[in-house]
RNA sequence: CCCUCUGGAAAGACCCGCCUUCCGGCGGGCACCGAUGGGGCAAGGCGGAACAGAAAGAACCGCCGAAUCUCUCAGGUCCAGGACAGAGGG
Numbered sequence: 001c002c003c004u005c006u007g008g009a010a011a012g013a014c015c016c017g018c019c020u021u022c023c024g025g026c027g028g029g030c031a032c033c034g035a036u037g038g039g040g041c042a043a044g045g046c047g048g049a050a051c052a053g054a055a056a057g058a059a060c061c062g063c064c065g066a067a068u069c070u071c072u073c074a075g076g077u078c079c080a081g082g083a084c085a086g087a088g089g090g
Stems, first nucleotide, its partner, number of pairs: 001090007012030001014029006031077003037073001038071003044064005051057001
């Protein structure tokens, strides 16, 4: 890293329209969630650098830079899926 099994959260029984086999489906609206994916950044690192200087230093600028933090684009608010965790195997 891959395969199998197990556990695995949050949040609308909302409103409007259409279809319907009356279980639900699709589109739109508002509200909400944070655990696929995606975006953001701290310390720190690298490069440059006004200034300063014997040297040291150095405002500032650019790039890199983590999360269960944060945003909510995608997704979700049934099932499914699911970060992550455990077991077995390759």
Predicted 3D model of a 90-nucleotide RNA (Glycine riboswitch aptamer) from a soil metagenome. The RNAcentral record of the sequence draws on MGnify. The coordinates come from a structure-prediction model, not an experiment, and the mean pLDDT is 81.